[in-house]
Context: one part of a larger RNA
RNA sequence: AGCACAUAGGGAAUGCCUAGGCAAUAGUAGCCGAAGAAGGACGUGGUAAGCUGCGAAAAGUCCGAGGGAGUUGCAAGCGAACUUUGAUCUCGGAAUAUCCGAAUGGGGCAACCCGCAUAUUUGAAGAAUAUGCAAAAGUGGGAACCGGCCGAACUGAAUCAUCUUAGUAAGCCGAGGAAGAGAAAGUAAUUAAACGAUUUCCAUAGUAGCGGCGAGCGAACUGGAAAGAGCCCAAACCAUAUAGAUGUAAUAUCUUGUAGGAGUUAUCUAGAUGGGGUAGAGGGAUCUCGAGUGAGCAGACUACAAUCUGCUCGUCUUAGUGUAAAAUGAAGUAGAACAUAACUGGAAAGUUAGACCAGAGUAGGUGAUAGUCCUGUAUACGUAAGUAGAAGCUGAGAUUUUGAGACACCCAAGUAGCACGAGACACGAGGAAUCUUGUGUGAAUCUGCGUGGACCAUCACGUAAGGCUGAAUACUGCUAUUGACCGAUAGUGAAGAGUACCGUGAGGGAAAGGUGAAAAGAACCCCGGGAGGGGAGUGAAAUAGAGACUGAAACUAUGUGCUUACAGACCGUCAGAGCGUAAUAAGUGAUGGCGUGCCUAUUGGAAAAGGAGCCUGCGAGUUUUUCUUAGUGGCGAGGUUAAAAUAUGGAGCCGUAGGGAAACCGAGUUUUAAAAGAGCGAAUUAGUCGCUAGGGAAAGACACGAAACCUGGUGAUCUAUGCCUGUCCAGGAUGAAGCUUCAUUAAACUGAAGUGGAGGUCCGAACCGACCGAUGUUGAAAUAUCGGCGGAUGAGAUGGGUAUAGGGGUGAAAAGCCAAUCGAACCAGGAGAUAGCUUGUUCUCUUCGAAAUGCAUGUAGGUGCAGCCUACAGUUUAGAUCAAUGGGGGUAGAGCACUGAAUGCUCUAGGGGUCCGAAAGGAUUACCAAAAGCAAUCAAACUCCGAAUACCAUUUGAUUUUACUGUGGAGUGAGGCAUUGGGUGACAAGAUCCUAUGCCGAGAGGGAAAGAGCCCAGACCAACAGCUAAGGUCCCCAAAUAACUUCUGAGUGUGAAAGGAUGUUAGGUAUCUAAGACAGCCAGGAGGUUGGCUUUAAAGCAGCCAUCCUUUAAAGAGUGCGUAAUAGCACACUGGUCGAGAGACCUUGCGCCGAAGAUUCAACGGGGCUAAGAAGUUUACCGAAGCUAUGGAACGAGAGUUGGUAGGAGAGCGUACUGUAAGUCGUUGAAGGUGUUUUGUAAAGAACGCUGGAGAUAUCAGUAGUGAGGAUGCAGGCAUCAGUAGCGUAAAAGGUAGGUGAGAAUCCUACCCACCGAAAGUCUAAGGUUUCCAGGGGAAGGUUCGUCCGCCCUGGGUUAGUCGGGGCCUAACACGAAGCUAAAUAGCGUAGUGGAAGGACAACAGGUUAAUAUUCCUGUACUAGUUGUAACUGUUUGAAAGAUGGAGUGACACAGAAAGGUAUCUACGCUGACUGUUGGAUUAGUCAGUUUAAGCUUGAAGUCUGUCUAUAUAGGCAAAUCCGUAUAGAUAAAGAUGAGGAGUGAUGAGGUAAGGUAGAGAUCCUACGCUGUCGAGAAAAGCUUCUAUUUAGGUUAUGACUACCCGUACCACAAACCGACACAGGUAGACAGGAUGAGAAUUCUAAGGUGAGC
Repeated sequence: AGCACAUAGGGAAUGCCUAGGCAAUAGUAGCCGAAGAAGGACGUGGUAAGCUGCGAAAAGUCCGAGGGAGUUGCAAGCGAACUUUGAUCUCGGAAUAUCCGAAUGGGGCAACCCGCAUAUUUGAAGAAUAUGCAAAAGUGGGAACCGGCCGAACUGAAUCAUCUUAGUAAGCCGAGGAAGAGAAAGUAAUUAAACGAUUUCCAUAGUAGCGGCGAGCGAACUGGAAAGAGCCCAAACCAUAUAGAUGUAAUAUCUUGUAGGAGUUAUCUAGAUGGGGUAGAGGGAUCUCGAGUGAGCAGACUACAAUCUGCUCGUCUUAGUGUAAAAUGAAGUAGAACAUAACUGGAAAGUUAGACCAGAGUAGGUGAUAGUCCUGUAUACGUAAGUAGAAGCUGAGAUUUUGAGACACCCAAGUAGCACGAGACACGAGGAAUCUUGUGUGAAUCUGCGUGGACCAUCACGUAAGGCUGAAUACUGCUAUUGACCGAUAGUGAAGAGUACCGUGAGGGAAAGGUGAAAAGAACCCCGGGAGGGGAGUGAAAUAGAGACUGAAACUAUGUGCUUACAGACCGUCAGAGCGUAAUAAGUGAUGGCGUGCCUAUUGGAAAAGGAGCCUGCGAGUUUUUCUUAGUGGCGAGGUUAAAAUAUGGAGCCGUAGGGAAACCGAGUUUUAAAAGAGCGAAUUAGUCGCUAGGGAAAGACACGAAACCUGGUGAUCUAUGCCUGUCCAGGAUGAAGCUUCAUUAAACUGAAGUGGAGGUCCGAACCGACCGAUGUUGAAAUAUCGGCGGAUGAGAUGGGUAUAGGGGUGAAAAGCCAAUCGAACCAGGAGAUAGCUUGUUCUCUUCGAAAUGCAUGUAGGUGCAGCCUACAGUUUAGAUCAAUGGGGGUAGAGCACUGAAUGCUCUAGGGGUCCGAAAGGAUUACCAAAAGCAAUCAAACUCCGAAUACCAUUUGAUUUUACUGUGGAGUGAGGCAUUGGGUGACAAGAUCCUAUGCCGAGAGGGAAAGAGCCCAGACCAACAGCUAAGGUCCCCAAAUAACUUCUGAGUGUGAAAGGAUGUUAGGUAUCUAAGACAGCCAGGAGGUUGGCUUUAAAGCAGCCAUCCUUUAAAGAGUGCGUAAUAGCACACUGGUCGAGAGACCUUGCGCCGAAGAUUCAACGGGGCUAAGAAGUUUACCGAAGCUAUGGAACGAGAGUUGGUAGGAGAGCGUACUGUAAGUCGUUGAAGGUGUUUUGUAAAGAACGCUGGAGAUAUCAGUAGUGAGGAUGCAGGCAUCAGUAGCGUAAAAGGUAGGUGAGAAUCCUACCCACCGAAAGUCUAAGGUUUCCAGGGGAAGGUUCGUCCGCCCUGGGUUAGUCGGGGCCUAACACGAAGCUAAAUAGCGUAGUGGAAGGACAACAGGUUAAUAUUCCUGUACUAGUUGUAACUGUUUGAAAGAUGGAGUGACACAGAAAGGUAUCUACGCUGACUGUUGGAUUAGUCAGUUUAAGCUUGAAGUCUGUCUAUAUAGGCAAAUCCGUAUAGAUAAAGAUGAGGAGUGAUGAGGUAAGGUAGAGAUCCUACGCUGUCGAGAAAAGCUUCUAUUUAGGUUAUGACUACCCGUACCACAAACCGACACAGGUAGACAGGAUGAGAAUUCUAAGGUGAGC
């Protein structure tokens, strides 16, 4: 170290549970709000952080009712109280109800600030208390439902534009408990003269239709149900009053008639009020004639008669109010029956035995499972408000109506209609009716008008242009009940959470349950600083101990057994010794054989192709409607319901009859003029409604996954740009214009010197930027550091405020920036967009089993049809193979007769050249060459020829078992290699495209070392049987060291070519040779001649030409070496010697060379082999999942079959819940967990042990959130890397001693050392929000430690008339009465209001606390008010005040230069202290100090201006004594401003004491004052003054009094802010010592701070 077992830790799965959810059913309820809502903020308790309750009357107050013993919420403890004089608690009513919020007195950054009026309080001011103060008649809120305005896109159409999504989503307005609709200008019908408001449901019907007639969209009539309910105006006409016009004595009028009388009372018009009136077989008005109708009173000029009008009562109708009885109704009351016995147990409700109740055996609780223990339940009872509502009361209305006739008065106008343009209707402009209306035009009045799907006629129906209307319907809360709903990764996001946390914001958004029956929560002892542990005790149990029920796995340990240090390994499997054990079983496993994970995707993966760190849990074909097929069930010429529902309900649908385009006819019909014939039918009938399963369609439709599109919002704290208002830029250099002087000139120009101080000038810090390099790259940092670098008075930098917003902004322009996001931000929604794409898709067995092809495709990785697969049903002998017979063909081959190509020769037209010729013509030719001939060839698009196979057919036979048809379901349409025949290519490819087969794909086994496709061979299962195939038989390694005949000698075998070679085997051809070959040895190898030429020379042998002759056995005018040239040496050739074969060439088997690579061998698989190599012959053996034999399984009648991916079909296992189940099992121990044994062919099942401590569930059915290893899956836990990187700069650094403590590198103290010092010091704005101070603590945080802390606990701390802000002002800008505009929300905008780091405005010094101070205290001041006293002054002889009005002032840029000061510093002097080894010293040296404010008085340097008086005013919106303007006069200085100084403040404060002088000197002050320049540089309040106006006090001095709200701690270049951190980054302003120096540079240093958390 491995395996196994045991025991633990860790972790939180599993089981059980439920406090919380989810979905329904029934009943009931449905608005709240100026009487201040919804929703919040802040408070409120004895102790009080959160939740709950409540509101300064504050976990509550009062009254009534209920109830009856304890109570002070969740929530304990302590303390203190209440309660039978009735508490707590429950219900009803009343009171109170801070502040914000419509928010409403004004304002505002919600929960805050500031007012006015009246009253009270005070002598008065100030402060305070109470009430009121918006606007105009409704505001704001509300989950869904409802009406309206406006209105997308993704998507679908496989693209897309009409269309679709969809009038959906979103936005906006409005209403209610419902809303909307609604009592016909309706629907129909034409052979019925029908129905009768609206709404909702079922059917009609996926019909009629609409529709790039695509995708899709899609009615109505009518029938059946629910519910049912009808009414009121406008107009005609009458009356009245008013206004206007007309009319004046009459034929007007005064109700009618007659008579009288009155006397303008009249007529018309207009609107108003009252009456009248409301309809479609039209109605009404008016007039006439009738009928009819309670009572009384009054009136109408008079009389008579009639009549009319009004009022009262009665009657009727209607609305409101409202009591009794009965009912309902909150809290509530009564409510049966075992204290039964025994047993087990901690506990009885369990078991056994025996009782009882039941209008109650729903349910929950009680120490396990309870009808009879408790709460309850059935049943019975009861009340307030309320609901409902006779009587009564009140209001309103009616008190009528009706018939006939006449008359022609009325019956809804910018309307209907029409034209154009749109929208809505199922209906997309269509033949397009109907409804609505933007523009234009424009009727009629019942003898009218509209409609009936263009239009017209006829007919029918209705009566528009006004209005109201319950119920049936939609949605939600509450109460009760229910669940084949969930049970803590589930169910709501949430078992209390819209919390923690994230984001500027809109917005996003978690995790987290369980001790026990009862806390009986562990007294006491021991160890320890504690944490923790050990005993003791409690309990049934403590391995139930608070990190707690059960307690799995990953992971981490300890113990025991076996194994392991020469051996390799997908970790197993088969065989197996040993150890182990009392023994068996188990365990371990020396050694040997075989063996490259899983899933996915692929032609093909162990792959170096994608996925997974491991474990546990979760995680994907579902549901609805409809169609179709199969199975099954009911009924059957019938079947069946829908809405609704208690019964009941037949509306409808399918079927029972077809044919035809249809009319129509009908067992027939259509075709035809008719017939015939023919087509489709009948004859020959089975459907329908459920259930289950397969498949389709519409829906998100198997799950996860885009980039995008659209709608509405949120963002300019980052950044871009603009606007308003502030601030900043050390120091040095250069020296423009202008000016002055001089020179010059007639004068200028010009020149010189000086002065001057310009500039997108120069150098260079702060500041801003970002060119180079290095570092960093899991950083210190999501852009930095270090070293250099650029700009640095400008188009500069920067703070605060403010504006611009997403197809938009902004942009000195980079498609830059718009919150770490930009070629279109972010958030939410449409939304589960879509995805022909990728990935994943969960238990078992049986059976069959593909494809990678054709056609088409905006198609090529998709799809449709066909092909191939499967299941069922049917048809029948069609299918396949072999044999026989008969066919057609034009391939392979072959051939050259055709068509072409092509070589040589012959022959020979024609042409060219040459020659002769004056020409004609002729000759000739190593030229070109047709045709022809001879010889030899080639062809996919040649054929005089022509197979093998294949194909078609026939007959008979044999062997096989397919074939076809219909219906349901698929998958496939990427293929690959090998071999045959071809095309392309290079007769390249592991290339590509066809063809024919095989295999792989989807195929295991044996062989080829190892290998998808090659060779052999097709695996149902088992076993230690046998025979073979390919291939093998020396060892690895099973089987021959087999046999015979040869070859090879190269390790050839065991890689290769052209080419090369006396390697060797076999065969052959011709030659030489006893007349002596071949080889060796001996000898010769000569003469003409040095051949000629050439040459300096050339003699056989540089070169050129020739290459003869002679002697000979033979000898080249020379084959090689050699020389300057000769010479010389060999050779050819010849003789001798020797004595038998010799050489040459061709064919052939096996060998040799040719032969160089990168990590030793690495080109037999290795050892090795001379065969164990090669060729041939022969026999035996080995060898597979093949075949045989044995046993077994499933299927099949049997023979026999059973490899299998995509895929089809079939049969099962298990999980959760429901019924079975009031059953069965269970504390004598359920589920779950963990082991062992065992059963089944598999999924799986059973038994037993331990743990566990309360539930489980057989069987047969049913229902599904039903099975995981994968999805870069989701959540949690735990590993690995790893005790590794790191511990946050570099060049600031620590050391020693002491103290405290359980413990000290780290805390405290002291001393020494070191670092910063234009900062790493001090103050202060923003921001943070208690971090401040003290005491205590040490778990966590702190990158180590810790006694310490910005940590934890407990206390404490912020004091203002003058500081900052408000009570004052205005800027950019914002809001916004009036007003303008706009579908809506809204957009602008005058007055006005808000808005600041700008304007205005009054306090200083010292002391004091642990922590505050311009705030407290002391002293000295100032500002604004009130009031007393005194003096002066004024009250019509007018003091004084004074506008929301006038005027002035306030009031403004930049650069530069010079001056005067101060802060501050230095020196000397002075004061105090200190130092010295030796001698001396009143010296010398060192260190520290040497200070004092505001205010008041004075008014210096300087700066500015003239000042004053009088008079007159056409201006200043009125007025003015003011301003302005004008005139006159006086005066020469005056006034204003102004840092500083001096005095005082101060006989004080602070110091032990001293407390003077001189010098230097700012970027600060005088002061934007002056000079210069061009870019020409806020407003208002305030202040001064003027009048309009008011009218009695005012001024000065001095007393007394008043003076509100908010902030104030602490950090602030940082450990407290912004950066996720105690982060090397960022962060506005103020102060600015000494030495060096021009300097705020640099280096050193003071004060002060720090030594950086290993």

This is a predicted structure of a 1654-nucleotide part of an RNA (large-subunit ribosomal RNA, half A) from a marine metagenome.
The prediction has a mean pLDDT of 82.